[in-house]
Molecule: transfer RNA
Organism: Pseudomonadota bacterium
RNA sequence: GGACCCAUAGCUCAGCGGUAGAGCGUCUCGAUCACACCGAGAAGGCCGCUGGUUCAAAUCCAGCUGGGUCCA
Repeated sequence: GGACCCAUAGCUCAGCGGUAGAGCGUCUCGAUCACACCGAGAAGGCCGCUGGUUCAAAUCCAGCUGGGUCCA
RNA backbone atom coordinates (compact mmCIF):
# COMPACT_ATOMS: atom_id res chain seq x y z
C1' G A 1 0.00 0.00 0.00
C1' G A 2 -4.18 -3.65 -1.21
C1' A A 3 -8.40 -7.22 0.02
C1' C A 4 -11.98 -9.05 3.40
C1' C A 5 -14.67 -9.35 8.20
C1' C A 6 -16.61 -7.00 12.71
C1' A A 7 -18.92 -2.48 15.64
C1' U A 8 -26.67 -3.58 18.59
C1' A A 9 -28.28 -3.58 26.69
C1' G A 10 -23.00 -3.93 31.88
C1' C A 11 -20.98 -8.84 29.11
C1' U A 12 -21.74 -12.65 24.97
C1' C A 13 -24.77 -12.55 20.79
C1' A A 14 -29.55 -12.60 17.51
C1' G A 15 -32.29 -9.43 14.41
C1' C A 16 -30.71 -8.63 7.02
C1' G A 17 -36.42 -2.42 4.94
C1' G A 18 -42.03 -1.49 8.76
C1' U A 19 -40.29 2.70 15.14
C1' A A 20 -35.04 -3.69 18.79
C1' G A 21 -34.81 -9.27 21.32
C1' A A 22 -32.39 -13.64 24.01
C1' G A 23 -28.91 -15.74 27.64
C1' C A 24 -25.95 -14.16 31.68
C1' G A 25 -25.64 -10.02 34.99
C1' U A 26 -28.39 -5.85 38.04
C1' C A 27 -32.86 -4.37 40.98
C1' U A 28 -37.77 -5.52 43.41
C1' C A 29 -41.20 -9.14 45.29
C1' G A 30 -42.25 -14.26 46.71
C1' A A 31 -40.19 -18.61 49.12
C1' U A 32 -36.46 -19.61 53.63
C1' C A 33 -34.85 -18.78 60.59
C1' A A 34 -31.20 -16.88 56.99
C1' C A 35 -28.22 -17.39 52.40
C1' A A 36 -27.96 -19.91 47.78
C1' C A 37 -31.00 -22.43 44.22
C1' C A 38 -35.94 -21.71 42.40
C1' G A 39 -40.66 -18.78 40.92
C1' A A 40 -42.94 -13.79 39.42
C1' G A 41 -41.90 -8.92 37.72
C1' A A 42 -38.92 -4.45 36.48
C1' A A 43 -35.04 -1.20 34.88
C1' G A 44 -31.48 -0.85 31.08
C1' G A 45 -29.58 0.22 24.14
C1' C A 46 -33.29 4.99 19.44
C1' C A 47 -28.17 0.16 16.90
C1' G A 48 -19.67 3.46 16.34
C1' C A 49 -19.87 8.63 13.58
C1' U A 50 -21.39 11.72 9.11
C1' G A 51 -24.02 11.94 4.71
C1' G A 52 -27.15 9.49 0.76
C1' U A 53 -31.41 6.18 -1.16
C1' U A 54 -36.59 5.24 0.48
C1' C A 55 -43.21 6.82 2.42
C1' A A 56 -40.14 4.21 6.06
C1' A A 57 -33.02 2.34 7.49
C1' A A 58 -29.99 -1.36 13.03
C1' U A 59 -30.93 -3.52 8.04
C1' C A 60 -29.26 -0.88 1.41
C1' C A 61 -25.06 2.72 -0.60
C1' A A 62 -20.62 6.12 0.22
C1' G A 63 -17.05 8.21 3.43
C1' C A 64 -14.74 8.34 8.28
C1' U A 65 -13.17 6.14 13.13
C1' G A 66 -11.82 1.83 16.03
C1' G A 67 -10.74 -3.61 16.20
C1' G A 68 -9.35 -8.26 13.64
C1' U A 69 -7.50 -11.63 9.52
C1' C A 70 -4.83 -12.20 5.00
C1' C A 71 -1.56 -10.49 0.80
C1' A A 72 2.61 -7.42 -0.68